[in-house]
Context: one part of a larger RNA
């Protein structure tokens, strides 16, 4: 000087308490261990690994295994050296890959050569083989915490201190007061997007109040520019005003006004640093290491195995409910090797035909809810797992190993032990949508949209976790 204390003060944080709902008990999906394989590729392992790297492992991806194959190699370049081709079209072999063979078969030309392609020699490869403890370049974490430092100058033999302490006050080393300090950087905040009101411009492919016309019925037509709404630009919140406190910063008000009040909600931003953290398999790179293999092409197999253990979802156990019929309302995406209206056809996934759409135009296309009916507390019209038969579609190819449909079958589960997570307002809970990856899909993951829409916070005595003074200290 720090760092530790089951030392001390003063502070925050869904940190505990106050609630809501979950997980730990079942059953299936994921991942991970561990066991088992030829092989079950590789990496991630408290917090900060375990639905993570994977935003899509039948082949391919695949780095693993068997098993057949090639050796300058799949590419590309430069030097030399041989051929006249390369291709294309066949035949033999085989799982392929690859080998072996047959037919066809250059161009310029000053004949001295050049071009082109093969072949082969030589140099340059190739590695997802180590090594994140040799790195770069990103990343998580403490933590969106409020801190981390410089210059001069003062203090001190010096390590260092001081500023950055104290009193106030803030979400914040935020501001204000006092001050041997006085400035200043990085960070906090503020500028940057979305949202929420509002005003102007501006109306197509978006709207339709007035006006006229049509229809079975629709902005459906003329038409308008007012609404919504779309998207460019302004305005607008700043403790300004007002009243209490206070030197001041600032603090309190069912205060005024105001769409909105005290940072409006949200997002992007992550300081000096810590964890020899994570990554050499994104990608780059030192050094080691194979080079008829640790490299490389192909068939099939594996990453999907299963006594078991653990996380992360999903679906339930029912009546705030399940079926059945009716009937409404989004927002934010995608769509031409695409998304289809609509007609047939089938119980259905679908399947034939047809139309519009490079889209504010056509399309994909809501569900809880509402309305009625039905079920009456049961392992049941709850719940769906497992299994059987039939089939649809993607694909060269669904047997290891898709996904979906119809019949049938109809486990386990009646609210979960100790403990454990999430969450302070359009959140939590619930309901569906959309996308990326994508032939196809194992999506109950991610990544966004919106509909509905709550409780409760008395507080800071504990637990965890942080910050700021201060003590002590046999640690560095």
């Nucleotide at each position: 000087u720090g760092a530790c204390g089951g030392g001390g003060g003063c502070c925050c944080g869904c940190a505990c308490a106050a609630g809501c709902g979950g997980a730990g008990g079942a059953g299936c999906a994921u991942g991970u261990g561990g066991u088992u394989u030829a092989a079950u590729u590789c990496g991630a392992u408290g917090a900060u690994a375990c639905g993570c790297g994977a935003g899509g492992a039948a082949c391919c991806u695949u780095a693993c295994c068997u098993g057949g194959g090639c050796u300058c190699a799949a590419a590309u370049g430069c030097a030399g050296a041989a051929u006249g081709a390369c291709g294309u079209u066949u035949c033999g072999u085989g799982a392929a890959a690859g080998c072996g063979g047959a037919a066809u078969u250059c161009c310029c030309u000053u004949c001295g050569g050049g071009g082109c392609a093969u072949u082969u020699u030589g140099c340059a490869a190739g590695g997802u083989g180590c090594u994140g403890c040799a790195u770069g370049g990103u990343u998580g974490u403490c933590g969106u915490c409020a801190g981390c430092u410089c210059g001069u100058g003062c203090c001190g033999u010096g390590a260092g201190g001081u500023g950055u302490c104290g009193g106030g006050u803030u979400a914040a080393g935020u501001c204000c007061c006092a001050u041997a300090a006085c400035g200043a950087g990085c960070g906090c905040a503020a500028c940057c997007c979305c949202u929420a009101u509002u005003c102007u411009u501006a109306g197509u492919u978006g709207c339709c109040a007035u006006c006229a016309g049509g229809u079975a019925a629709u902005g459906c037509u003329g038409g308008g520019a007012a609404c919504u709404c779309u998207a460019a630009g302004g305005a607008a919140a700043c403790u300004g005003c007002c009243u209490a406190c206070g030197c001041a910063a600032g603090u309190a008000g069912u205060g005024a006004g105001g769409a909105a009040g005290g940072u409006g909600g949200g997002g992007a931003u992550g300081a000096c640093g810590u964890c020899a953290a994570a990554u050499c398999a994104g990608c780059a790179c030192g050094g080691c290491c194979c080079u008829u293999a640790u490299g490389u092409c192909c068939a099939g197999g594996g990453c999907u195995a299963c006594a078991c253990a653990c996380g992360u979802g999903c679906u339930a156990c029912a009546a705030u409910g399940g079926c059945c019929g009716g009937u409404a309302c989004a927002g934010a995406g995608g769509g031409u090797c695409g998304c289809u209206a609509c007609c047939u056809g089938g119980u259905g996934a679908c399947a034939g035909g047809a139309u519009g759409c490079u889209a504010a135009u056509c399309u994909c296309a809501a569900a809880a809810a509402c309305c009625g009916g039905u079920c009456u507390c049961a392992g049941u019209u709850c719940g769906g797992a497992u299994c059987g038969a039939a089939g649809u579609c993607u694909g060269c190819a669904a047997c290891u190993c898709g996904a979906c449909u119809u019949c049938g079958u109809g486990a386990a589960g009646u609210u979960g032990g100790a403990u454990u997570c999430g969450c302070u307002a359009g959140u939590a809970a619930u309901c569906g949508c959309a996308u990326a990856u994508c032939a196809g899909c194992a999506a109950u993951g991610g990544u966004g949209c919106g509909g509905u829409g709550a409780a409760u916070a008395c507080g800071u005595u504990c637990c965890c976790g942080g910050g700021c003074c201060u003590u002590g200290c046999a640690c560095a």
Small-subunit ribosomal RNA, 3' major domain from a metagenome, 476 nucleotides, folded computationally.
Its Rfam family is "Bacterial small subunit ribosomal RNA". Gene Ontology terms of the family: structural constituent of ribosome and ribosome.